[in-house]
Context: one part of a larger RNA
RNA sequence: UUGGGCGUAAAGCGAAUGUAGGCGGUUUAUUAAGUCAGUAGUGAAAUCCCCCGGCUCAACCGAGGAAUAGCUAUUGAAACUGGUAGACUUGAGGACAGGAGAGGAAAGUAGAAUUCCCAGUGUAGCGGUGGAAUGCGUAGAUAUUGGGAGGAAUACCAGAGGCGAAGGCGGCUUUCUGGACUGGUCCUGACGCUGAGAUUCGAAAGCUAGGGUAGCAAACAGGAUUAGAUACCCUGGUAGUCCUAGCUGUAAACGAUGGAUACUGGAUUUUGCACAGAGUGCUUUGUCGAAGUUAGCGCGUUAAGUAUCCCGCCUGGGGAGUACGGUCGCAAGGCUGAAACUC
Numbered sequence: 001u002u003g004g005g006c007g008u009a010a011a012g013c014g015a016a017u018g019u020a021g022g023c024g025g026u027u028u029a030u031u032a033a034g035u036c037a038g039u040a041g042u043g044a045a046a047u048c049c050c051c052c053g054g055c056u057c058a059a060c061c062g063a064g065g066a067a068u069a070g071c072u073a074u075u076g077a078a079a080c081u082g083g084u085a086g087a088c089u090u091g092a093g094g095a096c097a098g099g100a101g102a103g104g105a106a107a108g109u110a111g112a113a114u115u116c117c118c119a120g121u122g123u124a125g126c127g128g129u130g131g132a133a134u135g136c137g138u139a140g141a142u143a144u145u146g147g148g149a150g151g152a153a154u155a156c157c158a159g160a161g162g163c164g165a166a167g168g169c170g171g172c173u174u175u176c177u178g179g180a181c182u183g184g185u186c187c188u189g190a191c192g193c194u195g196a197g198a199u200u201c202g203a204a205a206g207c208u209a210g211g212g213u214a215g216c217a218a219a220c221a222g223g224a225u226u227a228g229a230u231a232c233c234c235u236g237g238u239a240g241u242c243c244u245a246g247c248u249g250u251a252a253a254c255g256a257u258g259g260a261u262a263c264u265g266g267a268u269u270u271u272g273c274a275c276a277g278a279g280u281g282c283u284u285u286g287u288c289g290a291a292g293u294u295a296g297c298g299c300g301u302u303a304a305g306u307a308u309c310c311c312g313c314c315u316g317g318g319g320a321g322u323a324c325g326g327u328c329g330c331a332a333g334g335c336u337g338a339a340a341c342u343c
Base pairs, nucleotide, nucleotide: 004314005313006312007297008296012311014201015200016199017198021194022193023192025088026087027086028085029084030083031082033081034080035077036076037075038074039073040072041071042070049065050064052062053061054060091191092188093187094186095185096183097182098181103177104176105175106174107173108172109171110154115149116148117147118146119145120144121143125136126135162169163168206247207246208245209244210243211242215241216240220236221235222234223233258310259309260308261307262306263305266288267287268286272282273281274280275279292299293298316343317342318341325336326335327334328333
C1' cells in the first nucleotide's frame, strides 16, 4: 500500500464560515468525454504456455502456434456518469403572519450583603479551632442604631427548564442586533452536502498599556500540627479576579461520540407553536426499551442500527508531544514533529 478502524483499547481538528476539490433531486431532447462492443495497427527478440523436432534421456537447443496489460486509429451502441439546451417541485432558499428564549453589543438603573469611614448607645472582651495560638480590643473593639463611600456579584423565581456553532450566557429597563421554531398560501427553481489550504470565534490562567480594587486570594509573612510540615487548619496578605484597548490560542475545549441525508417497533416525560382539541401534527429535551449492533459495558428514530457522500485522524509501550528545523508569539509558550536506544 491493500485492508481494518476512531464512546471507553491508538484514533473526531475546541467550534464555525467558506475557496479549490470530491459528491449530488425528478424529467425531456441531444452529444459521445467516461463506459461498452467490433475491426485494424502497435505491443522487439528471448522468457512463460501448447505442440513438433535435435543432442542415447533430461537440463539445454531449434521450429511453429497461442497469449499479452496498455496505447493509437476507426466503425458502432446510448442504459448509467459527464457536457449542452429546456422543463419540474419534493431538496435548498425567500416573502407573509405569529409566539418563545440567561443568544450577542451598548447605555442606564435597583435592592440585599460584605468591607471601610463618621456619629450615638454600651463595656470587656472579640475572633478563630479538633484544641489552641498568631491577630483585633480600655487610644473603647465585638454587639447594636443612624448616616455616608466604594467595588463586585445578582438570593427567591430556578427546573434533569431555556438560548447559543462551540467557548459560554442569569437582577431590572431602553436602544441596536443574530439565529431557531410554528402556521397556511405565494415566489425562486437544485441555487445543495462536505470542505485540503484559508479566515473568524474560542473557558480559565498568563502577558502589554492605562484605570479600578469591596470581598476572595496564588506568591509571601506569622500562628499551629508534626519526627519534619517549604502542606492540609488558623490570622494576615500582594499579583490576580473587575473595566478599556490589544496579545496569547490552550483545557477531561467531553456526549471522551466530525458534518449532512434517507430508512428502521414502541412506552413515558419535556420546550415552543398550531389545530376540527380526552388528543393530534411539527419542533425541542430526557428516561426505559423491539429489531439490530457491540469484545463487553452499553447504544438503540438525539444510534454506537441499516446505507450513501465529504473531511479529519490511528497503526505496540517507553524515548516524546521531546530534539532539530520551520513558523507564529512581547514573553510564557503554541502549531508542525522525528531518530538513536530500549522492552
Notes:
Small-subunit ribosomal RNA, central domain from a metagenome, 343 nucleotides, folded computationally. Rfam family: Bacterial small subunit ribosomal RNA. Model confidence (mean pLDDT): 88 of 100.